A computed fold for a 265-nucleotide RNA, annotated as Bacterial large signal recognition particle RNA.
RNA sequence: CCGUGCUAUUCGGGGAGUCAGCGGCACCCUGUACCCGCAAUCCGCUAUAGCGGGGGAGAAUCCCGCGUCCCGGGGUGCGCUUGUGCGGCAGUCCCCGGCUUCGGACGUUGAGGAAUGGGUCUUGCGCAAUCGUGUCUUGCGAACCAUGUCAGGUGGGGAACCAAGCAGCAUUAAGCAAAUCGCACGAUGUGCCGUCAAGAUCGCCUGUUCUGAGUCCGAUUCCGGGCAAACGCGUAUGAGCGUAACCACAAAACGCGGUGCACGG
Numbered sequence: 001c002c003g004u005g006c007u008a009u010u011c012g013g014g015g016a017g018u019c020a021g022c023g024g025c026a027c028c029c030u031g032u033a034c035c036c037g038c039a040a041u042c043c044g045c046u047a048u049a050g051c052g053g054g055g056g057a058g059a060a061u062c063c064c065g066c067g068u069c070c071c072g073g074g075g076u077g078c079g080c081u082u083g084u085g086c087g088g089c090a091g092u093c094c095c096c097g098g099c100u101u102c103g104g105a106c107g108u109u110g111a112g113g114a115a116u117g118g119g120u121c122u123u124g125c126g127c128a129a130u131c132g133u134g135u136c137u138u139g140c141g142a143a144c145c146a147u148g149u150c151a152g153g154u155g156g157g158g159a160a161c162c163a164a165g166c167a168g169c170a171u172u173a174a175g176c177a178a179a180u181c182g183c184a185c186g187a188u189g190u191g192c193c194g195u196c197a198a199g200a201u202c203g204c205c206u207g208u209u210c211u212g213a214g215u216c217c218g219a220u221u222c223c224g225g226g227c228a229a230a231c232g233c234g235u236a237u238g239a240g241c242g243u244a245a246c247c248a249c250a251a252a253a254c255g256c257g258g259u260g261c262a263c264g265g
Base pairs, nucleotide, nucleotide: 001265002264003263004262005261006260009057010056011055012030013029014028015027020046021045022044023043024042034054035053036052037051038050063258064257065256066255067254068253072249074247075246076245077243078242079241080240081239082238083237084236085235086234087233089232091231094226095225096224097223098222101219102218103217104216105215106214112211113210114209115208116207117206118205119204120203121199122198123197124196125194126193127191128190129188130187131186132185133184134183135182137178138177139176140175146171147170148169149168154163155162156161
């Protein structure tokens, strides 16, 4: 170096997701790559990390390592849209004050201001109203234990007569009922009440006096202050979409390197 037979290994890989982790099943990418069975209400394993059965290739185009390139998906950041919480600021809405410019009304038949009296306010008192209780008025109201009169009957007495007393009749107590005019007491979610007393207040209404020319309303520009949180804004956290930025992974393709045993010639 050649031939024969083996063995390691291999007959797809990757992304995201799941998982303590690995692989598979299902999804996506790559693009052609042995078959059968199992499996998301999971399946099989444990760092040599699918298992079971069958078949092929086999030390190389095919296996292993490194690199180039990059399909692709993912993460971070950024942008847009949108949900929710919080904040309360350039703006927006609304309110207040000042200023500018207008419009209107009232005003020497007195604007505005000042002084003073009264009312409105508080307390007390009085009056009234309403309600309650009591009294007053009327009626009813006691088998005996209320009163008066007490027939009959009873007791005492020689008698005159005396005593107690039921029923009846009359009256009344407690109590019950009616009436609610008068009187007394008490109460109050009461009053266009008061020639009442005391106080408070200077807001409003009103009378009088003094002074004597302004006062009020609306709109508008700008400035200042405030309210609200629907919008805008800020902030935090989710969702969707995009991304010429960054990060790690990475199929296919390409390049470089590496790979065992036995026998025979």
Rfam family: Bacterial large signal recognition particle RNA. It is annotated as a non-coding RNA gene. Rfam links the family to the GO terms SRP-dependent cotranslational protein targeting to membrane, signal sequence recognition and signal recognition particle, plasma membrane targeting.